Small-subunit ribosomal RNA, central domain from an uncultured bacterium, 351 nucleotides, folded computationally. Rfam family: Bacterial small subunit ribosomal RNA.

Context: one part of a larger RNA
RNA sequence: UUGGGCGUAAAGAGUGCGCAGGCGGUUUUGAAAGUCAUCAUUGAAAUCUUGGGGCUCAACCCCAAGCCUGGUGGUGAUACUUCAAGACUAGAUUACUUGAGGGGGUACCGGAACAGUUGGUGGAGCAGUGAAAUGCGUUGAUAUCACCUGGAACACCAAAGGGGAAGGCAGGUACCCUGGUAAGUUAAUGACGCUGUUGCACGAAAGCGUGGGGAGCAAAACGGAUUAGAUACCCGUGUAGUCCACGCUGUAAACUAUGGACACUAGAUAUCAGACUGGUUGACGGUUUGGUGUCGUAAGCUAACGCGUUAAGUGUCCCGCCUGGGGAGUACGGCCGCAAGGCUAAAACUC
Numbered sequence: 001u002u003g004g005g006c007g008u009a010a011a012g013a014g015u016g017c018g019c020a021g022g023c024g025g026u027u028u029u030g031a032a033a034g035u036c037a038u039c040a041u042u043g044a045a046a047u048c049u050u051g052g053g054g055c056u057c058a059a060c061c062c063c064a065a066g067c068c069u070g071g072u073g074g075u076g077a078u079a080c081u082u083c084a085a086g087a088c089u090a091g092a093u094u095a096c097u098u099g100a101g102g103g104g105g106u107a108c109c110g111g112a113a114c115a116g117u118u119g120g121u122g123g124a125g126c127a128g129u130g131a132a133a134u135g136c137g138u139u140g141a142u143a144u145c146a147c148c149u150g151g152a153a154c155a156c157c158a159a160a161g162g163g164g165a166a167g168g169c170a171g172g173u174a175c176c177c178u179g180g181u182a183a184g185u186u187a188a189u190g191a192c193g194c195u196g197u198u199g200c201a202c203g204a205a206a207g208c209g210u211g212g213g214g215a216g217c218a219a220a221a222c223g224g225a226u227u228a229g230a231u232a233c234c235c236g237u238g239u240a241g242u243c244c245a246c247g248c249u250g251u252a253a254a255c256u257a258u259g260g261a262c263a264c265u266a267g268a269u270a271u272c273a274g275a276c277u278g279g280u281u282g283a284c285g286g287u288u289u290g291g292u293g294u295c296g297u298a299a300g301c302u303a304a305c306g307c308g309u310u311a312a313g314u315g316u317c318c319c320g321c322c323u324g325g326g327g328a329g330u331a332c333g334g335c336c337g338c339a340a341g342g343c344u345a346a347a348a349c350u351c
Stems, first nucleotide, its partner, number of pairs: 003323004007305002012319001014202004021195003025088007033081002035077008048066007091192001092189004096184004103178003106174004110154001114150003118146004125136002162169001207248006216242002221237004259318006267295012300307002324351003333344004
């Protein structure tokens, strides 16, 4: 390589867009490249296989047939694939009507809490713990009232709920900008599709650069305890950071540890968004489409656990990945990065 695999044993890339490539709906005609049939020619001999024969046997040798799975050319076949031309509407897309939404961006606004400044009341404690101490406080703390200032986050609603490709998204408003998506009815285009190496884009937190901002929290650091020690757990402080703008980084148990698309294969139940419909037009139902969940088999699959129309079932297409443990996601080299580091990725040796 073949093969067998990828929820948990090794293995699905964090996610999308998409060039090349691979694969691709129904039908007519033609071509005949693949494909198939047949003929010719070539495929040296030896070797090999089978049969026969010769050395007393065997090895060995001789003869015949096969094999040489292939190449080239001619003549035909046309189901399938392909190519060309044409047609179709079940895939796909568009238009129209209706709809839901924490999808994204920007601007403005709000209240609770917290901290601080100022002023009032008040007068000895407060804070903290297992117990304490460090700490704060008569220069008036804690508590309490009022005004003001500041930054960050948005209780209840809230849900098994919603929307997003993923990361992730929640105070309110926008008669601001903008993406996707569902249902319905006809209508339009007429296979325009699926996947996708390289590539491009997005990508939590932490981290980095420049400039702002800084209430609370809090790596580092300092102090108090604990302890044999305590570079910790507990307590008091506290700087980066956390926030904003722009730029970088490009990784996570980036998880459903489950790639994408299409088709098929019992159900039950809850819920969200529509459409149609029954109903006293009310409660409440029925049918159906799309989503999100739970249960569960009938079946099937699985080593088991479990999965089970949101498959890990049955099939097709495309991509990614795995091939004993350690060494090692390391070294070296290359590419990327300001750096931290990332991506790609071995071997010796060892069990």